[in-house]
RNA sequence: GCGCGCUUAGCUCAGUGGUAGAGCAUCGUCUUGACGUGACGAGGGCCGGGGGUUCGAUCCCCUCAGCGCGCA
Repeated sequence: GCGCGCUUAGCUCAGUGGUAGAGCAUCGUCUUGACGUGACGAGGGCCGGGGGUUCGAUCCCCUCAGCGCGCA
């Protein structure tokens, strides 16, 4: 330099056009003599940046950035 893939919650990942989810973690209540376990609940996201298409974009297109793999 060229090609391919990835970027979504603190972490690991779903979601492939119609108001964004799970597990773990955190916090609260119950349970316990206490801690842990367990049960129930809550908070936490401008979906990597910018632009475009569309009535509508996490999703499609372009571009930039970062990371990974392959080729040279």
Description: The RNA shown here (transfer RNA) has 72 nucleotides and comes from a Candidatus Kaiserbacteria bacterium. It matches the Rfam family "tRNA". The family's RNA type in Rfam is transfer RNA. Rfam 15.1 lists 5,335,975 matches to the family in 14,413 species. Lineage of the source: Bacteria > Bacteria candidate phyla > Candidatus Kaiseribacteriota.